[in-house]
C1' cells in the first nucleotide's frame, strides 16, 4: 500500500468480495509446563442447602454449665469465680458486595452557583454537665396457639425515658425582649488528666439543590400543555421552587424539531483507524438506578432502606385448614432456557471495614487455592556430527528423482516435567518493665541429589486473489466454494496418498466491530450522456453580501490562571519479578470548559459617509409577449340550381363504400365551423408552458442613449403562493375537417395491428378542475475573471458622400457556427463553459423488487405529491474499440442473374441413401461441403462385437526367459466331423564333438516343438484427448509485422482517399516509411519456329515389292532433349506528363494466349481412432483367433445421382473412311478350324513407337421403314446355350431364339455451360478369376448458340452507418398462460401487548379534623387539667373493576402482484430503417407482448 470480479478487448462509473487488527466469545481437531489476567453477554427466569453484620460486661439488671469454698449423711442449699444463651442500652447495620431492569433526562459529562442547605463518627477552639422523677424488657407466675407468635399479673436496672434549673459568641425578634442542653456516667486504689455526655464556633469529609453547554434514531409523530406558564398568599422541606394548596392573570414549549414512538444506564475509557472519525461501554474506577412486582411511611446524621417494617399482587413452601413463612440482581451451588460461561474449596496470615479502652470478635470485602489453552507472555518437546544418500513410501521419460542428515548407528547435554532433601520471602504487628515469646490460609523463588533422550506436536492450507503440486479414485455424481468459480473420463479446485507452504500448544471455522470504503466525502465525492438540476417564476424564514471612517470586543488571535480524579494509552539507558506478560516510580498527554489580561487585520454589532451593485426619472427602438372585440380571403363540407351521362373512389393489388332516385367532374348561389398559405429565416418575443391572417382597445417585459435622483435598497431561497403542453374530468354551447373507441373491407397461419371505407367522444368557445411530459440544452440561479475567427437580429456612435435605405469602422444587448488553452472516462465542451473561483437552493449513493406497498395529504374521478421493506442478483451501467450482423447506404466482382444451349423433376432400369423388414440386413458420411461417397470390383474369400452354429486359449502373428525330452518338427495314413479341429498310427531329418573303416552308437547345440511365464491380439469406445491427411469459404484478395506517429487505453495509422487492375495489380496523394505470407512470376502441358538425334516411327527423291516389305534417305510427319518467341515492346487516342485503358500494325500466338499443378491468416470442436500413427479407457477360455452356412443384394414406400428412351436431324441393312491415349508373359493374342452367336480348338507374334487388344463411332454413299406405341423403345419373362470360378440357389456376366411393359418430351421447382466450351460420338484404363461399370479416371472425333449488361435472386470484396449481437441474427430478447418454491401486501375476522384517557372502588400510610374510649412522668392536696394513644371521619392514594378510542405485534379462508427455477404453451413487442423509427405523458381498446388517438423528445 492494495488485489479479485461486469467486456471479445478497453477506459470509466459502481456495487459485491478478500488480505489486517480486535473479542467476556462459541464450535471442530489436537493438547507438555509455568507466570499473569479473565470466565452467566441469554430468562432483572425460579431457587434446595450452607455461609455473606455484627460488636461492646470499661453502659445496665439478671444469670446456665463448669470450678472452688461453706452447710448438709444425702438430696440439695448458700457464697465466690466463671462466663454460654437471651434481654434493655450504645454504635454499626444507608458502608462494603451484586446487577443494568428502568431511565433520552428527576440521568451522565464538563464548567460553575448555593447570601437557598445539611453533615454521625474524626480534628481544632472556648464553655458546660445542677436538682429530681416515673417506667419497662429480662426474670418469675398464670394463660392462648399445630406453628409463627402472643396475652395478663407482679417486680427490677441503666450512658433507656422524663421534668425543673442554668443560657450565650446559639436561635427568633416589633430590637423592648423571648427561647433552648447534658450521663459527672464508666474503668481504676486514685481521673481536671483516659474513655464518654451537652450547647456553640471553626475545619475536614460526605452529601442535597440550582444554572450554562454537550449527550442515539424517527416528520410515514406537527402541533403539545389546566398545576399547564406567571403572580400573590399560605403550607411543607435541611434548603430554593407549583414541591403542595387557595385566589388572580393567560400564559409556556415547538421546524435550531416541541409532543409522540423506538432503542439505550452515562462517563473515565476500550477496539479500530495515518488522522478526522466509526463502533462499543466486559473486567477496573467515578456517577446514577434497582433489590420478587407495585405503593407507603417509620427509625436515623444519613434510607423511603438488597439479607428492616406495613399493605396489595403474583409465585413457592409449611399447616392440626384455624392460620402462617419466604424473597441469592451477596459467595458457592441447583433447575430451566441457551451455541455458551467455573468450586456448595481454604483463611482472616496480609490489606481494608464494623464494634471495642484493649485483648479480641465478626467480615464469601479481601487474600489464596480449584476448574476452563478463554486471552496475553515465557519455556520445552533436544543438540552436534552422521551418505551406502539404507529400508519403506510417493513419483518416474524406468535412467532416476524425492522424502533426506531426515532415520539408523556414534558422541554430548540435562532445561521443563517426575521422585527425594533443604529453603529466604510475603511478618508489619501483638504480648511483655525487660529478657524474650508468639502470629502463614496459601505460594513457594532458589539450591542439592537420583535417573535417562528418556514423559511432551499438532492444525490449517497448496486454481487466482495468496506462501505452497504431483499421482490415483470419481465422472455436472459424490462433493467444494470468501469472491471469481471448480466437477459432464486425462480435475494442480471434489476424496485419498505422497510431497510442499504457513502458524505452532495451538490451528482452523463461525459470529461481531473498525479498517481497506474517498462506498455519506469536515479533512475527502458527485449531478450533459454512468445514480443525481426541482417544469417555471414570485417570495417568507434562513444563509451569503460593495467602498471609506469611528466605536465596541461577541466570534477570532496571543499570554496567564483554574480545572480536565485515579487507572488506562504514550515516553524513560528508570526500577521489581532470571526475560516477558505483569507490577512500581517519574514524566508527558488529556486536543475540552471556565475566569483574567492584551491585540483589532477579518467577521459580527452600533454609528457616520460614498456610488461602481440595485432601483428610479427623461428620450428613443424592435418584437407571432399577453387579454378582449371586430373584420377578411383561400380551402373544405352541406344544401339549392344548371351542364353532363357511367362510373367515381381507393390500393402493393383489391374490396368494403358511392353512383342512372344521375354520382365523380364542372359552373353559379347559400350556409357552417376550424385553421391562417406565400412572407418564414439554426429569424423574433416570453420565466417556463408557449406565441404566426388583418385592425382596434387595454397591458407585461427587454434593449439603447442620457452620470438627473435614491444610497447597498443586493443574491439565493427550505416551507408557502402563482403559472403550467397534450390527454382527461364537470356544466353549458358549438361541431366543417380530422379522429381514440366502434363497424366494415383487405393482408395474414392468425391480425383484437400496420393499409382502405366509414365513424363517436374529443379536438373549438365560456366557466371551473386536473398539475403531469424525452415539461430536454437530459446542463438550477447569481457575480467576477480567462485567447481567437465568423454569420445573423436590434439600437447607438463615427467616417466618407450633394444626398441616400447603399459602403467602411467602433461599441452595447441578444441568437448561432468553427475552434485554442483548460476541463472531461471518453464523446465532447470551450466568454451562451462542462474552464477558473465565490454564494445560495435542489438532488444522488449498486441492479431488481419500485416510483410499488403502507400511512398521510391533494383531487369529482383518472390519478398526483410524499415514499419503504422482505426477498433476490454479482452485477446493472456510461463512453469509446475491434469484429459480426442489418428486410442501412455507396462502390465492385462471379454462369449470380439476364440472353442462349442442353438437362434433372414424369417413364423403365442401374446405383447410393432414408425408411420398413430381418436371426443379421456390419460400420462410417448428413444443407451448400452426405446420398455411382469410403468401395479402383460384397457369390466363398473380402467381412468387420453383422447373424446362426461348431471349435481354440501363450493363441492366426512378434519378442524375451526358464524348463523338457530325443523322437519330437516336417511328411504320410486312418477315424470322427460340414469344416476348423480333435484323437490315433507310421515314417523320420539338421549342425558340432567323441568313438568307429563304414553302418551305427553316445554326448551336445540352434531353429523348431511342448509346457510355463512375461505378453500377443481387438475394424472395441472416445475425431469433443490427438498427429497426419482431407473438404469448404476460395484461386476469394486478402492476412500480418518492424520502426515511427496518434490515443489514458482497447486500438488506430500503414491497409484510408483519387485513379487503375483479374489481383492490397500498379500509379498519385498522404504521419507514415518499409517488410513478410498471399496475387503475379518461376514448374508441367498445349499452340509457332529453330537446333540436335533418327529406331521399332516417317517416305519427297532413287531402286524394289502384294504390302515403307526391303535397300536407301535424314527432307517432311513424328518422337524427345535443348533453345527462340509476347514485353503494352511499336503507332494513334484517352488519362495527371502517371499507372493504365481503347483502337491499330506486325505476329503462330496480344494484353494472364488455352489448360494444369500451386490454396495466405484463419473458419466450421467440419470429416476420418474402419488407411496409418497415437494418449486414455475397456475385453483377455473373449469384444481375440479359426471354421461352415447365411447376411451386407432382403421391399407397401420416399429422395439423390445416372443410363436408355419416347423417334424420321431417326431406326435397320450393306458398303466405305479418318483418331488419340492407353494396356499386355499367371498376359495380350493375329491367323486358321468349329459354332447363327457367346465361345471353343489350335497356334504365329509380342516383355512392345516393332506383335496383339483394335472394329473407333458419329461421318460419307446406297437402300428399306413413312408417323404408328411403329422395323421407335427396350423393361420383363420363358427356353436353349457359353464363360469364369472349389462353388453362379439365395446372388455373376455373356449369347441365340421367343416375349415386347412403361414411355409420344415431362407440374411446382431446379442443375450445368461463355469456345475447341456446351451438345453429341465413340475409344482406352485401373480395380479384377469373373462381374452386376450405365460408375470413375483419361482420350480423341464432330462441333454450336447467346451475352459485352448489373435492376433483381445467390455468394463474395472494400468503404461507411446503426446495434441492447461477441457461442457474434440459426444472435439477443418481451409479456401473458401452465408448474414448483420463497418472501411480501390486501382481507371477513381472531389473538396479544405497552403507554395514556374517563368512571367506579379504595389497602397500607403520611397529613388534617375528631377523639365521649384508654392513659406512668408535668400542674393540681383532690376533683380535674395538660399532653399522649387507641378508635372514627376526610383529602390523597397502589393494586383492582368497567368503558371508549388510538397505536404496535402475531395470526387469517381467500386474494394481489413480485423474486427465483437447463430444455413447457402462445405469439415477436424491443435491439439493424428490428421489417409500422423508438421513446415520454395521457386516454381508450386488446390472450399477451402491445395497438391506436393527441401533444412532446431525438437518446
Nucleotide at each position: 500500500a492494495g488485489g479479485g470480479u461486469u467486456u471479445g478487448a478497453u477506459c470509466c462509473u459502481g456495487g459485491c468480495u478478500c488480505a489486517g487488527a480486535a473479542u467476556g466469545a462459541a464450535c471442530g481437531u489436537u493438547g507438555g509446563c509455568g507466570g499473569c489476567g479473565u470466565g452467566g453477554a441469554u430468562u432483572a427466569g425460579g431457587c434446595a442447602u450452607g455461609c455473606a453484620a455484627g460488636u461492646c460486661g470499661c453502659g445496665c439488671g439478671a444469670u446456665a454449665a463448669g470450678c472452688u469454698c461453706c452447710c448438709g449423711c444425702a438430696a440439695g442449699g448458700g457464697a465466690g469465680u466463671g462466663g454460654a444463651a437471651a434481654g434493655c442500652g450504645g454504635c454499626g447495620a444507608a458502608a462494603g458486595g451484586g446487577a443494568c431492569a428502568g431511565u433520552a433526562a428527576u440521568g451522565c459529562g464538563u464548567a460553575g452557583a448555593u447570601a437557598a442547605c445539611c453533615u454521625a463518627c474524626c480534628c481544632c477552639c472556648g464553655g458546660g454537665a445542677c436538682c429530681g422523677g416515673g417506667a419497662u424488657a429480662g426474670c418469675u407466675g398464670c394463660g392462648g396457639g399445630a406453628a409463627a407468635c402472643u396475652g395478663c399479673a407482679a417486680u427490677u436496672a441503666a450512658u433507656a425515658c422524663c421534668g425543673g434549673a442554668u443560657a450565650a459568641c446559639g436561635u427568633c425578634c416589633c430590637c423592648g425582649g423571648a427561647c433552648c442542653a447534658a450521663a459527672u456516667g464508666g474503668u481504676g486504689u486514685g481521673a481536671u488528666u483516659c474513655c464518654g455526655c451537652c450547647a456553640g464556633g471553626g475545619g475536614a469529609u460526605g452529601g442535597g439543590u440550582c444554572u450554562g453547554c454537550g449527550u442515539c434514531c424517527u416528520a410515514u409523530u406537527a402541533g403539545c400543555u389546566a398545576g399547564u406558564u406567571g403572580g400573590c398568599g399560605u403550607g411543607g422541606u435541611a434548603a430554593c421552587g407549583g414541591c403542595a394548596c387557595a385566589c388572580c392573570a393567560a400564559g409556556g414549549c415547538a421546524a435550531a424539531g416541541a409532543u409522540g414512538g423506538g432503542u439505550a444506564g452515562c462517563a473515565g475509557g476500550u477496539g479500530u483507524g495515518a488522522g478526522a472519525g466509526c463502533a462499543c461501554g466486559a473486567c477496573c474506577u467515578g456517577c446514577g438506578u434497582c433489590a420478587c412486582u407495585g405503593g407507603c411511611a417509620c427509625u436515623g446524621g444519613g434510607a423511603c432502606a438488597c439479607u428492616g417494617g406495613c399493605c396489595a399482587g403474583a409465585c413457592u413452601c409449611c399447616u392440626a385448614c384455624g392460620g402462617g413463612a419466604g424473597g441469592c440482581u451477596g459467595c458457592a451451588g441447583u433447575c430451566g432456557a441457551g451455541g455458551a460461561u467455573c468450586u456448595u474449596c481454604g483463611g482472616c496470615a496480609a490489606u481494608g471495614g464494623g464494634c471495642g479502652a484493649a485483648a479480641g470478635c465478626c467480615u464469601g470485602a479481601c487474600c489464596g487455592a480449584g476448574c476452563g489453552a478463554c486471552a496475553c507472555c515465557g519455556c520445552g518437546u533436544a543438540c552436534a556430527g552422521g551418505a551406502u544418500g539404507a529400508a519403506g513410501g510417493c513419483c518416474u521419460u524406468c535412467g532416476g528423482g524425492u522424502u533426506g542428515u531426515a532415520a539408523a548407528g556414534c558422541a554430548c547435554u540435562g532445561u521443563c516435567g517426575a521422585g527425594g532433601g533443604g529453603g529466604a520471602g510475603g511478618a508489619a504487628g501483638c504480648c511483655g518493665c525487660a529478657a524474650g515469646g508468639u502470629u502463614g490460609a496459601c505460594c513457594u523463588a532458589c539450591c542439592c541429589c537420583u535417573g535417562g533422550a528418556g514423559g511432551a506436536a499438532g492444525c490449517a492450507c497448496g486454481g487466482g486473489c495468496u506462501a505452497a503440486g504431483u499421482u490415483c479414485g470419481u465422472g455436472c455424481c459424490a462433493g467444494c466454494a470468501g469472491c471469481c468459480g471448480c466437477g459432464g473420463u486425462a480435475a494442480g479446485a471434489c476424496g485419498a496418498a505422497c510431497c510442499g507452504u504457513g502458524c505452532g500448544a495451538a490451528c482452523g471455522u463461525u459470529a461481531u466491530u473498525c479498517g481497506g470504503a474517498a462506498u455519506c466525502a469536515u479533512u475527502g465525492g458527485g449531478c450533459u450522456u454512468a445514480a443525481a438540476g426541482g417544469g417555471c417564476g414570485c417570495g417568507u424564514a434562513g444563509g451569503c453580501g460593495g467602498c471609506g471612517g469611528u466605536g465596541u470586543a461577541a466570534g477570532u488571535u496571543g499570554g496567564a490562571a483554574g480545572u480536565g480524579a485515579a487507572a488506562u494509552c504514550c515516553c524513560a539507558u528508570c526500577g521489581g519479578c532470571u526475560c516477558a506478560a505483569c507490577c512500581g516510580u517519574g514524566g508527558a498527554a488529556u486536543u475540552g470548559c471556565u475566569c483574567c489580561c492584551a491585540g483589532u487585520a477579518c467577521u459580527g454589532c452600533a454609528u457616520c459617509g460614498c456610488u461602481c451593485g440595485a432601483g428610479g426619472g427623461g428620450g428613443a427602438u424592435a418584437g407571432g409577449g399577453g387579454u378582449c372585440u371586430g373584420c377578411g380571403g383561400a380551402a373544405c363540407u352541406a344544401c339549392c340550381g344548371g351542364u353532363g351521362g357511367a362510373g367515381c373512389g381507393g390500393u402493393g393489388a383489391a374490396a368494403u363504400g358511392u353512383g342512372u332516385u344521375g354520382a365523380u367532374a364542372u359552373c353559379g348561389g347559400u350556409g357552417g365551423g376550424a385553421a391562417c398559405g406565400c412572407c418564414a429565416g439554426u429569424g423574433g418575443c416570453g420565466a417556463a408552458a408557449g406565441c404566426g391572417g388583418c385592425a382596434g382597445a387595454c397591458u407585461u417585459g427587454a434593449c439603447c442613449c442620457u452620470u438627473c435622483c435614491u444610497g447597498a435598497c443586493g443574491c439565493u431561497g427550505a416551507g408557502g403562493c402563482g403559472c403550467g403542453a397534450a390527454a382527461g374530468c364537470u356544466a353549458g354551447g358549438g361541431g366543417a375537417g380530422c379522429a381514440a373507441a366502434c363497424g366494415g373491407g383487405a393482408u395474414u397461419a392468425g391480425a383484437u395491428a400496420c393499409c382502405c371505407c366509414g365513424g363517436u367522444a374529443g379536438u373549438c368557445c365560456u366557466a371551473g378542475c386536473c398539475u403531469u411530459a424525452a415539461a430536454c440544452g437530459u446542463u438550477g440561479g447569481g457575480u467576477a475573471c480567462u485567447g481567437a475567427g465568423u454569420a445573423g437580429a436590434a439600437a447607438g456612435g463615427g467616417g466618407a458622400c450633394c444626398g441616400a435605405u447603399a459602403c467602411c469602422c467602433c461599441c452595447u444587448u441578444c441568437u448561432g457556427c468553427u475552434g485554442g488553452a483548460g476541463c472531461g472516462a471518453a464523446a465532447g465542451u470551450g466568454u451562451u463553459a462542462a474552464g477558473u473561483a465565490c454564494c445560495c437552493c435542489g438532488c444522488c449513493u449498486g441492479g431488481g423488487g419500485a416510483g410499488u406497498a403502507u400511512g398521510g395529504u391533494c383531487g369529482c374521478a383518472a390519478g398526483g405529491c410524499u415514499g419503504a421493506a422482505a426477498c433476490u442478483c454479482a452485477a446493472a451501467g456510461g463512453a469509446a474499440u475491434u469484429g459480426a450482423c442489418g428486410g442501412g447506404g455507396g462502390c465492385u466482382c462471379a454462369c449470380a442473374c439476364c440472353a442462349g444451349c442442353g438437362g434433372u423433376g414424369g417413364a423403365g432400369c442401374a446405383u447410393g441413401u432414408g425408411g420398413c423388414u430381418u436371426a443379421a440386413u456390419u460400420c462410417g458420411a448428413g444443407g451448400c461441403u452426405a446420398c455411382g461417397c469410403g468401395a479402383a470390383g460384397a457369390a466363398c474369400c473380402u467381412u468387420a462385437u453383422c447373424c446362426u452354429a461348431g471349435g481354440c486359449u501363450u493363441g492366426a502373428c512378434a519378442u524375451g526367459u526358464a524348463c523338457g525330452g530325443a523322437u519330437u518338427a516336417g511328411c504320410c495314413c486312418g477315424c470322427u466331423g460340414a469344416a476348423a479341429a480333435g484323437c490315433g498310427g507310421g515314417u523320420g531329418a539338421c549342425g558340432c564333438c567323441u568313438c568307429g573303416a563304414a553302418a551305427g552308437a553316445g554326448g551336445u547345440g540352434g531353429a523348431a516343438c511342448g509346457u510355463a511365464u512375461a505378453c500377443a491380439g481387438g475394424u472395441g469406445c472416445u475425431g469433443c484427448a490427438u498427429g497426419g491427411c482431407u473438404g469448404u469459404c476460395g484461386u476469394c484478395a486478402g492476412c500480418u509485422c518492424g520502426u515511427g506517429u496518434c490515443g489514458u487505453g482497447a486500438g488506430a495509422u500503414g491497409u484510408c482517399g483519387g485513379g487503375u487492375u483479374a489481383a492490397g495489380u500498379c500509379c498519385c496523394u498522404u504521419a507514415a516509411c518499409g517488410a513478410g505470407c498471399g496475387c503475379a512470376a518461376c514448374c508441367c502441358u498445349u499452340g509457332u519456329c529453330c537446333c540436335u538425334a533418327g529406331u521399332u516411327a516417317c517416305c519427297a527423291u532413287c531402286a524394289u515389292u502384294c504390302a515403307g516389305u526391303u535397300g536407301g534417305g535424314a527432307a517432311c510427319u513424328c518422337u524427345a532433349g535443348g533453345g527462340a518467341g509476347a514485353c503494352u515492346g511499336c503507332c494513334g487516342g484517352c488519362g495527371u506528363u502517371a499507372a493504365g485503358c481503347c483502337g491499330g500494325a506486325g505476329g503462330a500466338a496480344g494484353g494472364u494466349g488455352g489448360g494444369g499443378a500451386u490454396g495466405a491468416c484463419g473458419u466450421c470442436a467440419a470429416g476420418u481412432c474402419c488407411u496409418c500413427a497415437u494418449g486414455g479407457c475397456c475385453c483377455u477360455u473373449a469384444u481375440g483367433c479359426c471354421u461352415a452356412g447365411g447376411g451386407c443384394u432382403g421391399c407397401a414406400c420416399a429422395c439423390g445421382u445416372g443410363c436408355u428412351a419416347c423417334a424420321a436431324u431417326g431406326g435397320g441393312g450393306c458398303g466405305u473412311a479418318c483418331a488419340a491415349a492407353g494396356g499386355g508373359u499367371c498376359g495380350c493374342a493375329a491367323g486358321c478350324c468349329g459354332g447363327c452367336g457367346a465361345c471353343g480348338g489350335u497356334u504365329a507374334g509380342c516383355u512392345a513407337a516393332u506383335c496383339c487388344c483394335a472394329a473407333a463411332u458419329a461421318g460419307c454413299g446406297c437402300u428399306c421403314c413413312u408417323c404408328a406405341g411403329u422395323u421407335c423403345a427396350g423393361a420383363u419373362u420363358g427356353c436353349a446355350g457359353g464363360c469364369u470360378g472349389c462353388a453362379a440357389c439365395c446372388c455373376g456376366c455373356c449369347u441365340g431364339c421367343a416375349u415386347g411393359a412403361a414411355g409420344c418430351u415431362g407440374g411446382a421447382a431446379u442443375c450445368g455451360c461463355u469456345a475447341g466450351u456446351a451438345a453429341u460420338c465413340g475409344c482406352a484404363g485401373g480395380u479384377c478369376a469373373g462381374c452386376c461399370a450405365u460408375a470413375c479416371u483419361g482420350c480423341g472425333g464432330u462441333g454450336a448458340a447467346u451475352g459485352u449488361g448489373u435492376u433483381c435472386c445467390u455468394g463474395a470484396g472494400c468503404c461507411u452507418u446503426g446495434u441492447a449481437c461477441a457461442c457474434a441474427c440459426c444472435g439477443c430478447c418481451c409479456g401473458u398462460c401452465a408448474a414448483g418454491c420463497c418472501a411480501c401486501g390486501a382481507a371477513a375476522g381472531g389473538g396479544a401487548g405497552g403507554g395514556g384517557c374517563g368512571u367506579c372502588c379504595g389497602a397500607a400510610g403520611u397529613c388534617g379534623c375528631u377523639g365521649a374510649g384508654c392513659u406512668a412522668a408535668c400542674c393540681g392536696u383532690a376533683a380535674g387539667g395538660g399532653g399522649g394513644c387507641a378508635g372514627g371521619c376526610g383529602c390523597c392514594g397502589a393494586a383492582g373493576a368497567c368503558g371508549a378510542a388510538a397505536c404496535u405485534c402475531c395470526u387469517g379462508a381467500u386474494u394481489g402482484g413480485g423474486a427465483c427455477u437447463a430444455a413447457g404453451u402462445c405469439g415477436u413487442a424491443a435491439c439493424a430503417a428490428g421489417g409500422u423509427a423508438a421513446c415520454c405523458g395521457u386516454a381508450g381498446g386488446g390472450g399477451a407482448a402491445c395497438c391506436u388517438g393527441c401533444g412532446g423528445u431525438u437518446g